[in-house]
RNA sequence: GCUACUGUAGCUCAGUCGGUAGAGCAGCACAUUCGUAACGUGCAGGUCGCAAGUUCGAUUCUUGUCAGUAGCUCCA
Numbered sequence: 001g002c003u004a005c006u007g008u009a010g011c012u013c014a015g016u017c018g019g020u021a022g023a024g025c026a027g028c029a030c031a032u033u034c035g036u037a038a039c040g041u042g043c044a045g046g047u048c049g050c051a052a053g054u055u056c057g058a059u060u061c062u063u064g065u066c067a068g069u070a071g072c073u074c075c076a
Base pairs, nucleotide, nucleotide: 001072002071003070004069005068006067007066010025011024012023013022019056027043028042029041030040049065050064051063052062053061
């Protein structure tokens, strides 16, 4: 330098024939207990990397860009 993939909650990850985003763990509160932990219930937490385009409407489609990972013998 080129190609592919990834980027979504504090962490690990779901979520696409475009329609106002979820789980587990962690956190907080309550309940339980003599108390703690565990278990249970509830709550909070997100400019969907960034910017533009298409659209009535974009996490999703298109383009650019940034970061990370892998490959660059062949194939794709």
The prediction has a mean pLDDT of 80. The RNA shown here (transfer RNA) has 76 nucleotides and comes from Aminipila luticellarii. Lineage of the source: Bacteria > Bacillati > Bacillota > Anaerovoracaceae > Aminipila. Its Rfam family is "tRNA". The family's RNA type in Rfam is transfer RNA. The same sequence occurs in records of 3 taxa.